[in-house]
């Protein structure tokens, strides 16, 4: 310097916090505690389905790989592995 779209969706995990339900508290029109709960946010670098593209011997088949990484920022609940971002740097 190096091919193939470093494709898209869906559902789900790890994470994540408090709007709204539900728990507990209190000086209870109401505050106050994230609380092993529902609901929510949620992965490039986690998982599975779909599709999508690429090739082949084409009603079908294989491939769709790899991926160390801050600070800071942003978000009408908040917060994070969201999103800035396969960024900045490393290697």
């Nucleotide at each position: 310097a190096a091919a193939a779209a470093u494709g898209u969706u869906u559902u789900c995990u790890a994470g994540g916090g408090u709007u709204c339900c539900g728990c507990g508290g209190c000086u209870c029109u109401g505050c106050c505690g994230g609380c092993a709960g529902g609901u929510c946010c949620g992965a490039g670098a986690g998982a599975a389905a779909a599709c999508u593209c690429a090739c082949u011997a084409a009603a079908a088949g294989u491939g769709u790989a790899c991926a160390c990484g801050g600070a800071g920022g942003g978000a009408a609940a908040a917060a994070a592995g969201c999103c800035c971002g396969g960024g900045a740097g490393a290697u």
Guanidine-I riboswitch aptamer, 91 nucleotides, folded computationally. Model confidence (mean pLDDT): 80 of 100.